[in-house]
């Protein structure tokens, strides 16, 4: 100093214009004598700013943290 990739929940992952979903943990409640397993609820997020769209995790443009590779 150029180019490409990732960036969603506590953690690993969907979802690629139209209500953001799942497993694991965590909670809270049924079950149980008790505990583990089983079940059932609840809460919880789209890296930031802008733009375009009636409407953006999605698409354009900057940034920003990380990995890759040229140089």
């Nucleotide at each position: 100093g150029c180019g490409g990739g990732u960036g969603u929940a506590g953690c690993u992952c969907a979802a690629c214009g139209g209500u953001a979903g799942a497993g694991c943990g965590a909670c809270a409640g049924c079950c149980u004598u008790c505990c583990a397993a089983g079940c059932u609820g609840a809460c919880g997020a789209c890296g930031a700013g802008g733009g375009u769209u009636c409407g953006a995790c999605u698409c354009c443009c900057u940034u920003c943290a990380c990995c890759c590779g040229c140089u």